[in-house]
Context: one part of a larger RNA
This record gives sequence, C1' cells and structure tokens, in this order.
RNA sequence: UGACGGGGGCCCGCACAAGCGGUGGAGCAUGUGGUUUAAUUCGAUGCAACGCGAAGAACCUUACCAGGGCUUGACAUACUACAAAUCUUUUCGAAAUGAAAGAGUGCCUUCGGGAAUGUAGAUACAGGUGGUGCAUGGCUGUCGUCAGCUCGUGUCGUGAGAUGUUGGGUUAAGUCCCGCAACGAGCGCAACCCUCGUUUUUAGUUGCCAAUUUAUUGGGUUUUUAGAAAGACUGCCGGUGACAAACCGGAGGAAGGUGAGGAUGACGUCAAGUCAGCAUGCCCCUUAUGUCCUGGGCCACACACGUGCUACAAUGACAAAGACAAAGAGUUGCAAGUUCGCGAGGAUAAGCUAAUCUCAUAAACUUUGUCCCAGUUCGGAUUGUAGGCUGCAACUCGCCUACAUGAAGUUGGAAUCGCUAGUAAUCGCUGGUCAGCUAUACAGCGGUGAAUUCGUUCCCGGGCCUUGUACA
Repeated sequence: UGACGGGGGCCCGCACAAGCGGUGGAGCAUGUGGUUUAAUUCGAUGCAACGCGAAGAACCUUACCAGGGCUUGACAUACUACAAAUCUUUUCGAAAUGAAAGAGUGCCUUCGGGAAUGUAGAUACAGGUGGUGCAUGGCUGUCGUCAGCUCGUGUCGUGAGAUGUUGGGUUAAGUCCCGCAACGAGCGCAACCCUCGUUUUUAGUUGCCAAUUUAUUGGGUUUUUAGAAAGACUGCCGGUGACAAACCGGAGGAAGGUGAGGAUGACGUCAAGUCAGCAUGCCCCUUAUGUCCUGGGCCACACACGUGCUACAAUGACAAAGACAAAGAGUUGCAAGUUCGCGAGGAUAAGCUAAUCUCAUAAACUUUGUCCCAGUUCGGAUUGUAGGCUGCAACUCGCCUACAUGAAGUUGGAAUCGCUAGUAAUCGCUGGUCAGCUAUACAGCGGUGAAUUCGUUCCCGGGCCUUGUACA
C1' cells in the first nucleotide's frame, strides 16, 4: 500500500421488510447429470453452466458409430500429355463408385495456340470440427451503469509511499459548493445519439373526410403519415440552509427536478469462456486423426436436478351473438373470392415487388343461455382407428385433423425466485431460423391492468472513512 475481520461509523441496491404472483407436489416440453450403447459427436459447470453455442438433428446439417470405397485426394496453386465441355439411355450395386452404348463439336485466335472443363502421370503440397483458451489475437461474460481509476508539476517522507482523491454539507454520481500544500489534467459520471409523450408549421398519395353514378369526383378543417421548429433550464415564487451547493412546497405547464425507455460498460478482477465462428504459434495424423457414400446415432431411460407450458376449476368451462389493437412479413412469396370436405386441407383463381393487395376473424372483454361443486360439461396425458400436408424418403424420428379413449392432478414439505407503474399479473398477435417441424423456446408488439414500501435492527452484495492483523 492492499486484502481480510462472526471490528466501528456513514450510505446505497426488489438486499431485507410491506405486498402481488410463482417455483419446489402432478402430467408434458426442453436442457443437464448419471446410466446404457457400436455410437448415444463436442463444448458450457456456484453466482456469471443447465429452453446455453443450436435464429429450428428424418437425409443433408454431422463433427459420432457400423459397413462399402478413394489416396495429389471433396477443395487451391504450379508442370506434362490426351480429350472440347456437356447431355441421354442401359447395367452391377444400398449408394458412392464402376462398366457399356449413343448424341455432341461450341468461344477467342497472329492458326503456333489460348480460356474454361474432364482424364492420366509425377512431385511440391492439399486436408484435419486432431491436442493445447495454462502459448495467443479477436470477441464475450462478471463484479457493475457500481462511482470509481489515474497522471503532470509541486510539497512531505531515508524509503516503500503519502498528498491531491481526506474534511463540512450535498447529489443518482470523485455531482456540485465551501475549506485545505496543493495547483491543474485525463479515462469514467452527466450531456451530445435513438424511441415515446405536447404544440406549431410544411406536404397531401396508396392515407383521412364527403358526395353519389360503386369507380369516379371534390377537399386540406380534424385523424394520420414524415421533414423542420419550439418546449424543461431548479427558469419563477415561498421556506430551510453557511449569504453557497442543494433540499422541501407551490404556480404555470402535455411533461418537473435524470420526464419514461434504449444504446453507451472507466483502470482492472476471475491463468473466467471460446483453438468448434474466424484467425493463429507449437505438437500430432498423412493409403489416415484426410475424404466420398449408405444405414444408424445425436430422440436411448431405473433415476436426480434446472428452466418452462398446461392444469387442479364457478373471478370458471362450454355454446351462440357482438366490439376494440399495435408491430411485422410477403414474387422460389402472401394469397382474397368461389367451390368440395365435419376438419386438417384440396381444386380454381383476382390482387399485390405493398400506407393500395394478402397473411388477418385479435384474445382476454360485453350480452344471453347451459352446467351446480362432482375427479365433474374441470383437466387433458396416454392409446386405437381413419385421414391431410411437407419432402427422393415421415419405421427408428415430423407436424396437423376427425372420431373414440379419457391418466395424474382437489393449490403443493423444507426451501426458494421475480417484480416499485402502464410495472407485476393476465390476454392474444407477429417475426427470425425454416421444404416441413418437436416453438410451450427466443426476439418483438399491443389489449386489460393492480397491491405495497413503517423503516434500515437483521440476511446478501457494493461504495467511502477509520481500526486490528503472525496474510501478500
């Protein structure tokens, strides 16, 4: 100087408390451990691994296993020789690969040849998702959006170092004020950036409004869209305070003291994570640890754990009728309408490269009716049969529909998690990946819309000062 203390003081945080809803019990989905297996590829492991890499494992992916093949190789550059390339058919085979037959002579040209492609040969080489994240780059997580981390000059100390950065107030903040052997400065904080909330103005098409001839005309008032501008600064008033910084209350205002949310992550810590995203040193393999193909596996299942979905019902379930969004996506696509089918879906097909057309009926909600507290008109697992769709192909191992079947479950032990406002809770909608889908995941969007916070004694984490130490 740090680190640590079941030392002290001050302060903060959904840290506790006050509340609301969960997890832990059930069924299922998904990830992990374990076990099994020819293989169940690999990585991630307290917080900070476990719906994580994976924004989508039937083949492919795929790295794993079995079997069948290849050895200058699936891919790149260089040399020589031959043949244009390429396409079609038959055949052995699970395919890769191999064999046979046929069609075929293109482009540029200085007629030597060249470009591209294939075959054969030889060697330099290719190749490796093989090892090492404790050799590395880059990127990322975490403490933590916590308020800290430092430097120059000066001063003090033999020195390590100290001072500044401590102290009195204050703040979300090393934020600001005052004081002070310090005076200044940098990286952080804040602001500058994006979205939302108010108003003015500009501009009206595909949007909005109106009229009727129902596909045309007219308008710029409102809604809306998207450019510009204004607006919030403790600016004004009162009080407290050291006459300061600031705090409390009020006015005006759409918004008030950081208006709300996002992006933004200092010096560093964890030899944290990643050699399998990529790059890369060294080591290793080179008729195999490379590479092609078929089939299987990554989906196994006595069990244990994490994260979720659906429920256990009457604030409900079912039936009928009625209302109101936002944000997205669409030409290998979204598909209206009509028609067939109980339905999934099929046939046909208008429009749309989209403020024009489509996905697309939002659902919770409201009204009426049935159910009458039961393992039920709750719950939907499981299983059977019949179908539909995607795709060479749904057996291992896809999704969906109809009918039938109707399991556990009556609110969950010890323990434990999230959340302070348009939040929690609850309700649906969209997108990416994608042929299809295991999505209940993830990323967004809007609808309805609470309760509680006395307070800081205690649990956890953190900041500043101080004290003890046989620790570094």